[in-house]
Molecule: SAM riboswitch aptamer (S box leader)
Organism: uncultured Planococcus sp.
RNA sequence: UCUUAUCGAGAGAAGCCGAGGGACUGGCCCGUUGACGCUUCAGCAACCUCUGAUCCAAUUCAGGAAGGUGCUAAUUCCAGCAAGAUUUUUUCUUGGGAGAUAAGA
Numbered sequence: 001u002c003u004u005a006u007c008g009a010g011a012g013a014a015g016c017c018g019a020g021g022g023a024c025u026g027g028c029c030c031g032u033u034g035a036c037g038c039u040u041c042a043g044c045a046a047c048c049u050c051u052g053a054u055c056c057a058a059u060u061c062a063g064g065a066a067g068g069u070g071c072u073a074a075u076u077c078c079a080g081c082a083a084g085a086u087u088u089u090u091u092c093u094u095g096g097g098a099g100a101u102a103a104g105a
Base pairs, nucleotide, nucleotide: 001105002104003103004102005101006100007099012041013040014039015038016037020030021029022028024080025079026078027077042072043071044070047068048067049064050063051062052061053060076098081095082094083093084092085091
């Protein structure tokens, strides 16, 4: 970089540091009552994985959490582009884009 899947659920304490952070832009939030980040411990989930059943196989279903990741403010915090409904604004729905994560190439 490409492909596929998922993104309205779930789950935080301590120590260190010290001013920004929430990907980008706008909004709106979080933050010296210490955010973000790092470390440790704990937890959540079940993508890979493990066990059993089904099956020629592919797959599907049920269960587990030892291992590899991931995650533990706000729906991916909301919107961004297009279409539709409503309509003065607005609001809502669908699809897309962008992003994140996993697995594979």